[in-house]
Context: one part of a larger RNA
RNA sequence: UUGGGCGUAAAGGGCGUGUAGGCGGUUUGUUAAGUCAGGUGUGAAAACCUAAGGCUCAACCUUAGGCGUGCGCCUGAAACUGGCGAACUUGAGGGCAGGAGAGGAGAGCGGAAUUCCCGGUGUAGCGGUGAAAUGCGUAGAUAUCGGGAGGAACACCAGUGGCGAAGGCGGCUCUCUGGACUGUACCUGACGCUGAGGCGCGAAAGCGUGGGGAGCGAACAGGAUUAGAUACCCUGGUAGUCCACGCCGUAAACGAUGGGUGCUAGGUGUUGGAGGUAUCGAACCCUCCAGUGCCGGAGUAAACGCAAUAAGCACCCCGCCUGGGGAGUACGGCCGCAAGGUUGAAACUC
Numbered sequence: 001u002u003g004g005g006c007g008u009a010a011a012g013g014g015c016g017u018g019u020a021g022g023c024g025g026u027u028u029g030u031u032a033a034g035u036c037a038g039g040u041g042u043g044a045a046a047a048c049c050u051a052a053g054g055c056u057c058a059a060c061c062u063u064a065g066g067c068g069u070g071c072g073c074c075u076g077a078a079a080c081u082g083g084c085g086a087a088c089u090u091g092a093g094g095g096c097a098g099g100a101g102a103g104g105a106g107a108g109c110g111g112a113a114u115u116c117c118c119g120g121u122g123u124a125g126c127g128g129u130g131a132a133a134u135g136c137g138u139a140g141a142u143a144u145c146g147g148g149a150g151g152a153a154c155a156c157c158a159g160u161g162g163c164g165a166a167g168g169c170g171g172c173u174c175u176c177u178g179g180a181c182u183g184u185a186c187c188u189g190a191c192g193c194u195g196a197g198g199c200g201c202g203a204a205a206g207c208g209u210g211g212g213g214a215g216c217g218a219a220c221a222g223g224a225u226u227a228g229a230u231a232c233c234c235u236g237g238u239a240g241u242c243c244a245c246g247c248c249g250u251a252a253a254c255g256a257u258g259g260g261u262g263c264u265a266g267g268u269g270u271u272g273g274a275g276g277u278a279u280c281g282a283a284c285c286c287u288c289c290a291g292u293g294c295c296g297g298a299g300u301a302a303a304c305g306c307a308a309u310a311a312g313c314a315c316c317c318c319g320c321c322u323g324g325g326g327a328g329u330a331c332g333g334c335c336g337c338a339a340g341g342u343u344g345a346a347a348c349u350c
Base pairs, nucleotide, nucleotide: 003322004321005320006319007304008303012318014201015200016199017198021194022193023192025088026087027086028085029084030083031082033081034080035077036076037075038074039073040072041071042070048066049065050064051063052062053061054060091191092188093187094186095184096183097182098181103177104176105175106174107173108172109171110154115149116148117147118146119145120144121143125136126135162169163168206247207246208245209244210243211242215241216240220236221235222234223233258317259316260315261314262313263312266295267294268293269292270291271290272289273288274287275286276285299306300305323350324349325348332343333342334341335340
């Protein structure tokens, strides 16, 4: 708890979907809850303000008026907000016609390479490093040729290219399936935006059960290096990495930038689409829409920078911040098999 803020100073929820709630387009009628006006009642006294008066003055006291920002009732206004009715099409959604894409899930297939096994050729080394050694090799290695097994990942294409809400997605084919974009203006007629809770998704690592295991490789062992070397380098190597199902729910989950709508100079690339011009056709050129980059003006900013993909100008809704340490800790709650996650203090101290 106001105010001021949230790219980098503290601060945007990891992302979506959606409940309550908040907010909500154009025209018209009606209503009168909000709103506004007038009236009336109430708003105790004291206090407070103004004026006058009483104690010789003052403090103090008395009287009158004001004030009492509010609430109730009555009457009225109808622009705005709300309610109700009618209508509209520009917001939103749908139809139709198109083309783009590593969007998701499942199944099948392919080639290169590494490793291992079998066979051939062949002989003394190979490997590794800054240099070496451990290691491998005359029981025939490395190299090379042929055959086979198996797992994982998909060179080139490849691009500040594409798709997805985010995490993320990359060989090829098929099946199932989500979203976006362009054109048209045929339909519905505000059906919208946001979203506390809720629900779902969520890299890697990790966990459970079962499989799989080529390469890589925490832990571990050995060799080096070093004063030491529980490291960096080397030789090995288990979990793991892969698959199925179930958990976990975190991250520099980053654009360190929540979502929506409208408005505000330009220039230049690129992706998808449409229209025009031109042409036999394509390309070029011009215009429009949607995305994605760079540069830059106004403006903004503490500066850096941002600048139609805003950090500019505004409105709506949500989340969050409020000095550093203690501490994302303790306690309690909830969740989890566990690891732990989430919510989240205080004493004390500077």